RNA sequence: GCCGACUUAGUUUAAUGGCAAAACGGUGGUCUCGUAAUCCACUGAUAAGAGUUCGAUUCUCUUAGUCGGCACCA
Numbered sequence: 001g002c003c004g005a006c007u008u009a010g011u012u013u014a015a016u017g018g019c020a021a022a023a024c025g026g027u028g029g030u031c032u033c034g035u036a037a038u039c040c041a042c043u044g045a046u047a048a049g050a051g052u053u054c055g056a057u058u059c060u061c062u063u064a065g066u067c068g069g070c071a072c073c074a
Base pairs, nucleotide, nucleotide: 001070002069003068004067005066006065007064010024011023012022013021018054025043026042027041028040029039047063048062049061050060051059
C1' cells in the first nucleotide's frame, strides 16, 4: 500500500428503520457489633461527519481507530 471484519455505558455483551436492554462496575441507602455478602434506588452509551428517509444505533458514503490476511521490504 491492497482486501476483509469490527467500533453500543467505566468493562463485557444484547437488540431493533419507530421510547436502546442486561450483567459487572460506581454512588447512596438497607442489613451487620464491624467488614464482606444480601436487598433497594440512582448513575451512565450507539467512534466522527455527510446522505437517504416522516423517522437512522440500524441502510449508503467518507474519515478515524482496532483486528486479521496479502503485498513490499530496495

Predicted 3D model of a 74-nucleotide RNA (transfer RNA) from Rummeliibacillus stabekisii. Its Rfam family is "tRNA". By type it is a transfer RNA. The source organism's lineage runs through Bacteria, Bacillota, Bacilli, Caryophanales and Rummeliibacillus. The sequence was found in a public genome assembly.